[in-house]
RNA sequence: GCCUAAUCCCCGGCGAGCCACAUCGGGGAGCGGAGGACCCAAUACGUUGGGGCGAGUCUCGCGGUGAUCCGCGAGAAGCGCUCAUCCCCAGAGCGCGAGCCCGUCAGCUAACUCCGCAGGC
Repeated sequence: GCCUAAUCCCCGGCGAGCCACAUCGGGGAGCGGAGGACCCAAUACGUUGGGGCGAGUCUCGCGGUGAUCCGCGAGAAGCGCUCAUCCCCAGAGCGCGAGCCCGUCAGCUAACUCCGCAGGC
């Protein structure tokens, strides 16, 4: 500097000669997410469960399989960065196109309730 909501401030403890800083606990601001009425919408749920965060879904080919499913390759939707400066559109180049969670259950949703502020390059 970049991705991302993932930053800032205060108090206390601890390591510590002191300050600062890392870590632990508590609180506040800000940012982000979920649950949750009327009305509207939906006729839903059927283990082929269903749902959430996120750009991260889909198609084709080959191989492994009884099927699901898995692996590799090539693409498309979509996402990010740079050229580039304030924004938008367009263009070019370079990347991503994952993973995790709830636990049979949740549409939208005011009041209200709860949760996160990590990680990576």